The part of an RNA shown here (small-subunit ribosomal RNA, central domain) has 353 nucleotides and comes from a metagenome. Its mean pLDDT, the model's own confidence on a scale to 100, is 88. Rfam family: Bacterial small subunit ribosomal RNA. The RNAcentral record of the full RNA draws on SILVA.
[in-house]
Context: one part of a larger RNA
RNA sequence: UUGGGCUUAAAGCGUCCGUAGCCGGCUUAGCAAGUUUCCUGUUAAAUUCAGCGACCUAAUCGUUGAGCCGCGGGAAAUACUACUAGGCUAGGAGGCGGGAGAGGUCGACGGUACUUCUGGGGUAGGGGUGAAAUCCUAUAAUCCCGGGAGGACCACCAGUGGCGAAGGCUGUCGACUAGAACGCGCUCGACGGUGAGGGACGAAAGCUGGGGGAGCGAACCGGAUUAGAUACCCGGGUAGUCCCAGCUGUAAACGAUGCGGGCUAGGUGUUGGGGUGGCUACGUGCCACUUCAGUGCCGCAGGGAAGCCAUUAAGCCCGCCGCCUGGGGAGUACGGCCGCAAGGCUGAAACUU
Repeated sequence: UUGGGCUUAAAGCGUCCGUAGCCGGCUUAGCAAGUUUCCUGUUAAAUUCAGCGACCUAAUCGUUGAGCCGCGGGAAAUACUACUAGGCUAGGAGGCGGGAGAGGUCGACGGUACUUCUGGGGUAGGGGUGAAAUCCUAUAAUCCCGGGAGGACCACCAGUGGCGAAGGCUGUCGACUAGAACGCGCUCGACGGUGAGGGACGAAAGCUGGGGGAGCGAACCGGAUUAGAUACCCGGGUAGUCCCAGCUGUAAACGAUGCGGGCUAGGUGUUGGGGUGGCUACGUGCCACUUCAGUGCCGCAGGGAAGCCAUUAAGCCCGCCGCCUGGGGAGUACGGCCGCAAGGCUGAAACUU
C1' cells in the first nucleotide's frame, strides 16, 4: 500500500539481449469496441437525504418524494484511444563513402629487467634495517665481462586520451571478426521504446583435470620490535598468480546516479568526423571560424536538507522496468532452486529497542 521516494539519509537488478505485457510518429477514409449525451427497465425492504406528521422536546417512529453504486436494452455523437483499409518520412533499419580506436578471438615475432646455469676476471665480505639479527659467503659469495636456459611482464610514447553493454582492454606484425561517430539522403516505411519470467556475458579470489613455475607471495618457519606481537619491519617460503578445458556468478561490479525520447543561458579545454576561409616546407600538414558525435572543467535559470547537480541534470515533462517503507535480530533460520565444494539466489518470525 489510491501516498512519498531511490547520488551521499532505506532504496537503480553488475551489464546487455529479448518473450508476454504496458506504451507508441504524421495523415486520409471507414467502423463505433472503449468514451460522451439522451430515453427506458432494473437496482426488495431496512439504511441515506429532503418535506410533512406522531411522542411536551430529542433520540425514535410513520408517511411522501428523492438519491445511491452499478447492470441490461434502445437512439444518437465521432474529438481522442482501439480496430480495418490506404498514404507519408522527421523515429528506426538497411545501403554507399572516406576516416578514428589498448573493441574481441587466434597465431607469429621482439624487448628490457629478473632468476638460474656455465666460462673468465677478482677477494672478503655481502645482504638487510630506525638500529639489528636470522640469511648468503673461503666448496670463493657480492661485484665486472661473455655465453646458455626459463617464466612472467610490456618502460618511454601516455593524455580527467581512445575503445567496449558492463566486467574490462596497452610491445610489434598478421589473419578472422564486432560495434560506434561523421557525411550522402539512395532503399524500406513506424518495422519503435521498455521489458515481469527467460537467456547470454560477467574483476579478483576460489574449485576440478592437465601443463607451467622466473619474480611476487596468503598459509607456514625463522629474525627483530614489544609488557605481549598469532601484526606492522627483515630473511625464507607452499598454494596461488601464468596457460588449456570446465565450474563458480560474486565486488565500494561506483557516476554509490536504470533505459529511451523531447524541451530549458552560456564560457573554456580535449578526441573523432564534416563544412568554409587562410597559410603551405603540398604531408594522413598548420591556423581561424562553424557544425555533428563523444569526453572533462566552470557556470545562469531551475532544483536540492545541504554537499552540490546544472544540455553528459540531481532542472521541466512523457513511456516502461527494478527497488525502498525505523534500528537490531539478519541477508540469519526454514523451505525451494542452483553448485563438486566453498557457497549463491529467493528470504521470514519470535524477541528487543